[in-house]
A computed fold for a 328-nucleotide RNA from Ramlibacter agri, annotated as Bacterial RNase P class A. The source organism's lineage runs through Bacteria, Pseudomonadati, Betaproteobacteria, Burkholderiales and Ramlibacter. It is recorded under the gene name rnpB. Its Rfam family is "Bacterial RNase P class A". By type it is a ribozyme. Gene Ontology terms of the family: tRNA processing, dimeric ribonuclease P complex and ribonuclease P activity. RNAcentral holds the sequence, with entries from ENA and Rfam.

RNA sequence: GAAGCCCGCCAGGCCGCCGCUGGUGCAAUCGCCGAAAGGCCGCACUGGAGGAACGUCCGGACUGCAAAGGGCAGCGUAGCAGGUAACACCUGUCCGCCGUGAGGCGAGGAUCAGAGCAACAGAGACGAGUCCUGCAUUCGAAAGGGUGUGGGGGUGAAACGGGCAAUCUCUACGCGCAGCAAUACCAAAUAGGCCAGCGUUGAUGUGGCUCCGCGGAGCUGGCGGGUAGGUAGCAUCGAGCCGGUGGCGCGAGCCCCGGCCCAGAAGAAUGGCGGUCACGUGUGGGCGACCACACGCACAAAAUCCGGCGUAUCGGCGGGCUUCACAC
Numbered sequence: 001g002a003a004g005c006c007c008g009c010c011a012g013g014c015c016g017c018c019g020c021u022g023g024u025g026c027a028a029u030c031g032c033c034g035a036a037a038g039g040c041c042g043c044a045c046u047g048g049a050g051g052a053a054c055g056u057c058c059g060g061a062c063u064g065c066a067a068a069g070g071g072c073a074g075c076g077u078a079g080c081a082g083g084u085a086a087c088a089c090c091u092g093u094c095c096g097c098c099g100u101g102a103g104g105c106g107a108g109g110a111u112c113a114g115a116g117c118a119a120c121a122g123a124g125a126c127g128a129g130u131c132c133u134g135c136a137u138u139c140g141a142a143a144g145g146g147u148g149u150g151g152g153g154g155u156g157a158a159a160c161g162g163g164c165a166a167u168c169u170c171u172a173c174g175c176g177c178a179g180c181a182a183u184a185c186c187a188a189a190u191a192g193g194c195c196a197g198c199g200u201u202g203a204u205g206u207g208g209c210u211c212c213g214c215g216g217a218g219c220u221g222g223c224g225g226g227u228a229g230g231u232a233g234c235a236u237c238g239a240g241c242c243g244g245u246g247g248c249g250c251g252a253g254c255c256c257c258g259g260c261c262c263a264g265a266a267g268a269a270u271g272g273c274g275g276u277c278a279c280g281u282g283u284g285g286g287c288g289a290c291c292a293c294a295c296g297c298a299c300a301a302a303a304u305c306c307g308g309c310g311u312a313u314c315g316g317c318g319g320g321c322u323u324c325a326c327a328c
Stems, first nucleotide, its partner, number of pairs: 001324010012277007020048007031040003050299001054310002057308005062179004074175005079093005094108001095106004109170002114168002116164002126161001132152001133150007183232004193223006205214003238261001240260005246255003279296007
C1' cells in the first nucleotide's frame, strides 16, 4: 500500500417562527358536551421515539380460569459445561465442515427396538441374491440348462458393508389453557326480570277541582344482572438507566459503590417552515490548497411491560487482528 476478518459506537448540530401531546401550577366555577360520572376551551413552566420503536418468531413478568398426584396424547428442545427470571438466547469448549489466514457455519442423542425412504445410471438399491465369465461335475442328440467353486467387467453418492432420524419412531428433559380487546372496580337511559304495596268495591291519569264528571288497567317503591360510558391495570422504583483505573470470572455475567427518574395515547402526540454549519454526490472554475452552484441526507416510527432472535438501513467514526506485495 492492497484485499479482508472481528468487536464497539453515531444516526446530523445550532438559532428563529408556527403547531401537536403527557404532567404540574395558576386562572375560572363563567361557558360548551353529557342524564350522571366525567370531559373540553385559557396562560405559564416542564417531559416527549428507535437501534431497530418493525416482524410478532421464541422466552418471561402480570392477569383470569383450571388444577390432589401420576400417566397417555400433543407441542417443543437435543455434544459437554456454564450464564439467566426464563429461553429455541448468550458464553466457553469438544467434534465436523468451509477459508492460506484473521475467522465463519452446524436441528451435532439413538439406525443391533421397529417401520419407511434413496433421483439418474445400472442385471440388481436395501427385499435378496447374480448381468458377463474360467474350471469341475451333471442332464441333453444338439442348442442349452442345473450344481459347486473361482475370477473379471460396468453403473452409481452407495453394490450387501452400510446411509438418511430436517420421515415416522425411541430416549432424556421442558410445557395446564388463554391472553391487556387479559382482568378488576364504578355505572346510566330504554327494555325486560324478581319482590312488596295499592288497584275493576275503578287506581295512576284527566276536565277541572272537597262534591261531580270522563276514562278503563295498571300505578308506586325497592332489588339485582347485562350494555353504552368512565376509572384502574398503565409508565416514578424496576429482571430500570448512567458512571466506576472497585471486586470475582477466560467469558456470558454476578456482586459492590455513587448518581438519576427517563415518552405514553385510544383518532391515537413526538411535526412543519426558514436560516446557518457539517456530511455525501454531480457539474463548472483553479497548477493547487480551495471556491461556486445544484441535488441528496437512510431504514423506519412506541400502544401492558421486559429479555432475545430475525429482518431493513444513506452514510460515518473508533479499536483489535489476518493475508499478500514492497522498502528499511